[in-house]
RNA sequence: GCAAAAUUAUAAGCGCCGGGACUUAUUGGGUUGCCAAUAAGUUGACGAGGUCAGGGUUUAUCGAGUAAUCGGCGGAUGCCCUGCGGCUGACCACCGUUAGCUACCCUACAAAACCGAAAAGCGAUUUUCGGGACAAAGGUGGAGCGGGUCAAAAA
Numbered sequence: 001g002c003a004a005a006a007u008u009a010u011a012a013g014c015g016c017c018g019g020g021a022c023u024u025a026u027u028g029g030g031u032u033g034c035c036a037a038u039a040a041g042u043u044g045a046c047g048a049g050g051u052c053a054g055g056g057u058u059u060a061u062c063g064a065g066u067a068a069u070c071g072g073c074g075g076a077u078g079c080c081c082u083g084c085g086g087c088u089g090a091c092c093a094c095c096g097u098u099a100g101c102u103a104c105c106c107u108a109c110a111a112a113a114c115c116g117a118a119a120a121g122c123g124a125u126u127u128u129c130g131g132g133a134c135a136a137a138g139g140u141g142g143a144g145c146g147g148g149u150c151a152a153a154a155a
Stems, first nucleotide, its partner, number of pairs: 014074004019070001020043010046063003052083006084096003089150004100145003104141001106139002114131007
């Protein structure tokens, strides 16, 4: 280095949960479908886009849907500083390896939602499959635009 076997790991718009909401059982109250307690559970963000390195920081981009996607915690590609890098003759500014800005065309097969089916569960609900319309930020392309300083010297 290759092959085989076993084990572990597999998350980053991601993970978790003591509140809330919901379910079941029991008990108590009420006796019109409800309330309370206990126990055991369920739920708790739909995709698109996004990472030079180190440190710091926290309500870190975009739209879709619903109207609990409520609320909380952690993380995180955001932001800030420094370094490095790109651009420049060089520096500031700007940017991040496809390395300036703007609008436009194009692109971004959106996904959930919704409809149907299957499986698991007493149930709340979960998983999978099929059907299924519709974004925005962003990106590519060509086009246009592109500030300040130094002044031929080299930081």
The RNA shown here (glmS glucosamine-6-phosphate activated ribozyme aptamer) has 155 nucleotides and comes from Caloramator australicus. The coordinates come from a structure-prediction model, not an experiment, and the mean pLDDT is 78. Its Rfam family is "glmS glucosamine-6-phosphate activated ribozyme aptamer". From the family's description: This entry contains a glucosamine-6-phosphate activated ribozyme that is found in the mRNA for GlmS. GlmS is an enzyme that uses fructose-6-phosphate and glutamine to generate glucosamine-6-phosphate. The ribozyme catalyses self cleavage of the glmS mRNA that is thought to regulate GlmS activity. By type it is a riboswitch. For this family Rfam cites "Control of gene expression by a natural metabolite-responsive ribozyme" (Winkler et al., Nature, 2004). The same sequence occurs in records of 2 taxa. The source organism's lineage runs through Bacteria, Bacillati, Bacillota, Clostridia and Caloramator. The sequence is in RNAcentral, with records from Rfam and Ribocentre. Of the family's consensus pairs, 88% are formed in the model.